[in-house]
Context: one part of a larger RNA
RNA sequence: CCCUACGAGUUACGAUGACUGGCAAGGUUAAUUCCGUGGACGGAAGUAGCCGAAGCGAAAGCGAGUCUUAAAGGGCGCUUAGUCAGUUGUUGUAGACGCGAAACUUUGUGAUCUACCCUUGGUCAGGCUGAAGUGUGGGUAACACUACAUGGAGGGCCGAACCAGUUAACGUUGAAAAGUUUUUGGAUGAACUGAGGGUAGGGGUGAAAGGCCAAUCAAACUGAGAAAUAGCUCGUACUCCCCGAAAUGUUUUUAGGAACAGCCUCGGGAUUAAGUCAGUUGGAGGUAAAGCUACCGAUAGGACUAGGGGGAGUCAAAUCCUACCAAAUCCUGACGAACUCUGAAUGCCGACUGAUAUGCCCGGGAGUGAGGGCUUGGGUGCUAAGGUCCAAGUCCGAGAGGGAAAGAACCCAGACCUACUGCUAAGGUCCCUAAGUAUGUGCUAAGUUGAACUAAGGAGGUUCGGUUGCAGUGACAGCCAGGAUGUUAGCUUGGAAGCAGCUAUACAUUUAAAGAGUGCGUAACAGCUCACUGGUCGAGCGAGGCGAGCAUCGAUAAUAAACGGGCAUCAAGCACAUCACCGAAGCAUAGGAUUACGCUUGCGUAAUGGUAGGGGAGCAUUCUCAUGGCAGCGAAGCUGUAACGACAAGUUAUGGUGGAGCUAUGAGAAAAGCAAAUGUAGGG
Numbered sequence: 001c002c003c004u005a006c007g008a009g010u011u012a013c014g015a016u017g018a019c020u021g022g023c024a025a026g027g028u029u030a031a032u033u034c035c036g037u038g039g040a041c042g043g044a045a046g047u048a049g050c051c052g053a054a055g056c057g058a059a060a061g062c063g064a065g066u067c068u069u070a071a072a073g074g075g076c077g078c079u080u081a082g083u084c085a086g087u088u089g090u091u092g093u094a095g096a097c098g099c100g101a102a103a104c105u106u107u108g109u110g111a112u113c114u115a116c117c118c119u120u121g122g123u124c125a126g127g128c129u130g131a132a133g134u135g136u137g138g139g140u141a142a143c144a145c146u147a148c149a150u151g152g153a154g155g156g157c158c159g160a161a162c163c164a165g166u167u168a169a170c171g172u173u174g175a176a177a178a179g180u181u182u183u184u185g186g187a188u189g190a191a192c193u194g195a196g197g198g199u200a201g202g203g204g205u206g207a208a209a210g211g212c213c214a215a216u217c218a219a220a221c222u223g224a225g226a227a228a229u230a231g232c233u234c235g236u237a238c239u240c241c242c243c244g245a246a247a248u249g250u251u252u253u254u255a256g257g258a259a260c261a262g263c264c265u266c267g268g269g270a271u272u273a274a275g276u277c278a279g280u281u282g283g284a285g286g287u288a289a290a291g292c293u294a295c296c297g298a299u300a301g302g303a304c305u306a307g308g309g310g311g312a313g314u315c316a317a318a319u320c321c322u323a324c325c326a327a328a329u330c331c332u333g334a335c336g337a338a339c340u341c342u343g344a345a346u347g348c349c350g351a352c353u354g355a356u357a358u359g360c361c362c363g364g365g366a367g368u369g370a371g372g373g374c375u376u377g378g379g380u381g382c383u384a385a386g387g388u389c390c391a392a393g394u395c396c397g398a399g400a401g402g403g404a405a406a407g408a409a410c411c412c413a414g415a416c417c418u419a420c421u422g423c424u425a426a427g428g429u430c431c432c433u434a435a436g437u438a439u440g441u442g443c444u445a446a447g448u449u450g451a452a453c454u455a456a457g458g459a460g461g462u463u464c465g466g467u468u469g470c471a472g473u474g475a476c477a478g479c480c481a482g483g484a485u486g487u488u489a490g491c492u493u494g495g496a497a498g499c500a501g502c503u504a505u506a507c508a509u510u511u512a513a514a515g516a517g518u519g520c521g522u523a524a525c526a527g528c529u530c531a532c533u534g535g536u537c538g539a540g541c542g543a544g545g546c547g548a549g550c551a552u553c554g555a556u557a558a559u560a561a562a563c564g565g566g567c568a569u570c571a572a573g574c575a576c577a578u579c580a581c582c583g584a585a586g587c588a589u590a591g592g593a594u595u596a597c598g599c600u601u602g603c604g605u606a607a608u609g610g611u612a613g614g615g616g617a618g619c620a621u622u623c624u625c626a627u628g629g630c631a632g633c634g635a636a637g638c639u640g641u642a643a644c645g646a647c648a649a650g651u652u653a654u655g656g657u658g659g660a661g662c663u664a665u666g667a668g669a670a671a672a673g674c675a676a677a678u679g680u681a682g683g684g
Base pairs, nucleotide, nucleotide: 001684002683003682004681005680006679011094012093013092014091015090016089017088018087019086020085021084022083023082026051027050028049032045033044034043035042036041055062056061065076066075067074068073097235098234100232104225105224106223108221109220115199116198117197118196119195120194121193122192123191124189126158127157128156129154133150134149135148136147137146138145162186163185164184168181169180170179201217203213204212205211238618239617240616241615242614243613248261249260250259251258252257262368263367264365265364266363267362268361269360274358275356276355277354278353279352280351281350282349283348289342290340291339296336297335300332301331302330303329305326307325308324309322310321311320312319371396372395373394374393375392376391377390378389379388380387401412402411403410416592417591418590419589421588422587423586427582428581429580430566431565432564436579438578439577440576441575442574443573449568450567457553458552461550462549463548464547465546467543468542469541470540478536479535480534481533482532484509485508486507489503490502491501515530519528520527593608594607595606596605597604598603599602619673621670622669623668624667625666626665627664628663629662630661637657638656639655640654641653642652643651644650
């Protein structure tokens, strides 16, 4: 993991609804007794008791009323329908749908493991070191001291047995629920060990690790209370049909639970349609926007001008100045959730008209009370988040189908069934891949782009449109030629001659034109060049101009790896326009099913996605009763085939096997349906 069997809303007694039935202002028996019987019993007696028929008040009490009260008003009642039984929904008390704690209390059992203790025994190869003491010699007044012997001490040394368990490898469904090998520590001691005995669970024992107390220890094990409790997790078994949620509010020792309300469903009821939508119309309001010489607050520049600062005034003062700060006032500009002289759209309340079919009340049953994405308006945050908190809408949740390569909620669109039919939506039409290598006009050269994404800024990329200047009296670019004279302007300086620097600059002259000079250059000159002019040429040329389109750089993340791929350049890219086609469970066509409503009763219209959940109708299993049927000429079971069937659970027929019971119809009773519970047992 698979198969088979077993495996979870039951039963009793109360309560409260629904349905069915009996009787009815009444209804009904309980215990018990009697009779009958094959029974899951059946029939009769039994009026104790219970419910109802009258309530109100604390009560006395009164009574269709009563209580409160001085009264009025108000509260609770009255103008009848109950009761008994059966079935069923829900609920209460019980283990109460099933399995599941960690724990608590209590009765006992354990120290054959292990901890410590007691009693009595046992064990420790071999080697080394050489304490005290003693002896002899030396030495001393005597000691002390000293040498050599002797001696054999020690939680002494090395190292087997024995005890331990340092290191590494192996082992890790092991040889072993703690080991093997290597290596290592102790090895006459606080040593190790045999046998017998002692200490017991909030207790022991502990050279102390919360260690050990029988593979169990921050409180052993066993029985019982006990089916402890579990607002928690998991599981909860056949089919079809109708409807169909919620993840919100308030409160909660409350936040993953609950109560009430909201939203769903089923039954009943009433009404002059009360609901919803559209149009017209009447209202309340202070949001968006806007505005502020309309307030409050804040605010940039200027004017004017109190007050202050600074300066002048020989001190003090008068007085004066001020590119300083600045109230009030004025002009211009402009801001505000807690500003408003103003002020929408929506939404809300009412009236009328039209359309539609909801809405409301009573009662039974729920589930939900973790929500989420997107769009819009806001708070918070960084105008961060797949963030968080509200509001309005939508979808997912509980929604399949087509598109976006892939994808909960983005776009299109709401799946009753069948069809090898048609038309479309979004999106597409070169190939993968259904449909245009479609048409017309432009743009792009970057593979930009071809469905995630980017800026400030840079730039003779390229296309288009304005503005403005020059131009056949010849522009712009190129080429040829000129670009001079007073003069080397003056000053400065070693030098300064157009070109280090300073001053002046409309200097003047000759000119077609030529600066007291635009750059390069020289020590200074020289030299090259520019402005400016003529010639040649022959048609457009310019502006550090403006705007628009598409491109370019800016451009940085781990596969080539973010067109889905192949690939694509007058496109298969981008923009605009046009015509075709493809494309879904949408719509249509044909047939069929079910539900609701309507009526003309066999037609019409509409509907039929669905989690939690409510309601309805059925199938199957075991047994009982009644009435039937099948069966050794072959029951059940098992295993094939076919049909019912264009609705399911399932049913029927028949072949094989099997070898003794089985079953239909109408009722009834349940140990009444398995894929899941790390389910239980067996098998593979």
Molecule: large-subunit ribosomal RNA, domain II
Organism: Spirosomataceae bacterium